[in-house]
Predicted 3D model of a 266-nucleotide part of an RNA (large-subunit ribosomal RNA, domain VI) from a Bacillota bacterium. RNAcentral holds the full RNA, with entries from ENA. NCBI's taxonomy places the organism under Bacteria, Bacillati, Bacillota. Its mean pLDDT, the model's own confidence on a scale to 100, is 89.
Context: one part of a larger RNA
RNA sequence: CGUAGGAAACUUGAGAGGAGCCAUCCACAAUACGAGAGGACCUGGAUGGACGCACCUCUGGUGUACCAGUUGUCGUGCCAACGGCAUAAGCUGGGUAGCCAAGUGCGGAGUGGAUAAGCGCUGAAAGCAUCUAAGCGCCAAGCCCACCUCAAGAUGAGGUUUCCCACGGAGUAGUCCGGUAAGACCCCUGGAAGACGACCAGGUAGAUAGGCCGGGUGUGUAAGCGUGGUAACACGUUGAGCUGACCGGUACUAAUAGGUCGAGGC
Numbered sequence: 001c002g003u004a005g006g007a008a009a010c011u012u013g014a015g016a017g018g019a020g021c022c023a024u025c026c027a028c029a030a031u032a033c034g035a036g037a038g039g040a041c042c043u044g045g046a047u048g049g050a051c052g053c054a055c056c057u058c059u060g061g062u063g064u065a066c067c068a069g070u071u072g073u074c075g076u077g078c079c080a081a082c083g084g085c086a087u088a089a090g091c092u093g094g095g096u097a098g099c100c101a102a103g104u105g106c107g108g109a110g111u112g113g114a115u116a117a118g119c120g121c122u123g124a125a126a127g128c129a130u131c132u133a134a135g136c137g138c139c140a141a142g143c144c145c146a147c148c149u150c151a152a153g154a155u156g157a158g159g160u161u162u163c164c165c166a167c168g169g170a171g172u173a174g175u176c177c178g179g180u181a182a183g184a185c186c187c188c189u190g191g192a193a194g195a196c197g198a199c200c201a202g203g204u205a206g207a208u209a210g211g212c213c214g215g216g217u218g219u220g221u222a223a224g225c226g227u228g229g230u231a232a233c234a235c236g237u238u239g240a241g242c243u244g245a246c247c248g249g250u251a252c253u254a255a256u257a258g259g260u261c262g263a264g265g266c
Stems, first nucleotide, its partner, number of pairs: 001153001005164007015150004021049007033038001051107005059101004066094005071086006112144002118138004165265001167178004183261004187203005208254003211250005218242002224237005
């Protein structure tokens, strides 16, 4: 820009893409078959590998400042307690969310259709024979469908439901200009969404983010004080104190205010 008014929501599916794998074990059965050795088809059941998709309950990884420990040095006058630097984490031990696999769940199924090679029925040409010439079956991990995803720019531009209305001005008219409707956008608060756009949740008639409150999780018994010890330190107060992303609540802070676009139906 188009989809012959303007919108919002939900859709149909032409078409396209993805997937499509394999093995072992058990029963049938130590059966059929075979002199024996050996050893099935078919059918049913179980397990596994690789691959793929999703997820984070479990097992773990990461987790840059969530908690603790700790060396050297400098600083806050000193003690104590803290802070800086030693990495762009000083080092060490743990670790929430998120992300992730080595972890977890699921998938290849089933049904139908038409076939290939192949196997047949009926059957003449050619009194026989013949699956083929007319006609009719069976039959593959393959083909079409089925399963998952995208999809009406499918210009062949589809469908359904709901909402908005037939406004002013100019012009002979096509049309142009303007203010609006439903609605949308700008702007703003944000996000398991994201390079940016986009998408999604919200914008005071509000829980969108921050803060605060409660909870959870993690760390592992804070500081101060008391007691014991010459002291290092230990014990008590104390599962204490602190705690990013998690769960819930609460208008305290910020989403204020405002602006723009948008039909009149060939």